[in-house]
Predicted 3D model of a 75-nucleotide RNA (transfer RNA) from a Bacteroidales bacterium. Rfam family: tRNA. Rfam classes the family as a transfer RNA. The coordinates come from a structure-prediction model, not an experiment, and the mean pLDDT is 82.

RNA sequence: GGUCCGUUCGACUAGGGGUUAGGUCGUCAGGUUUUCAUCCUGGAAACAGGGGUUCGAUUCCCCUACGGACUACCA
Numbered sequence: 001g002g003u004c005c006g007u008u009c010g011a012c013u014a015g016g017g018g019u020u021a022g023g024u025c026g027u028c029a030g031g032u033u034u035u036c037a038u039c040c041u042g043g044a045a046a047c048a049g050g051g052g053u054u055c056g057a058u059u060c061c062c063c064u065a066c067g068g069a070c071u072a073c074c075a
Stems, first nucleotide, its partner, number of pairs: 001071007010025004018055001027043005048064005
């Protein structure tokens, strides 16, 4: 350099054209408890950026960025 894959809450992940974007842990508030822990209820918190297609894009396509795998060259 070329080809391919990936990027979603603080972390790990599910989903993959019309969802309130879900789960576990964490976190915050409340309940329970003499206290702590446990347990229960609820809240906040995410689709890397840009463009295209589409009635509608987090999802499909292209580019960019970042990460990874394989591969070529290395005089």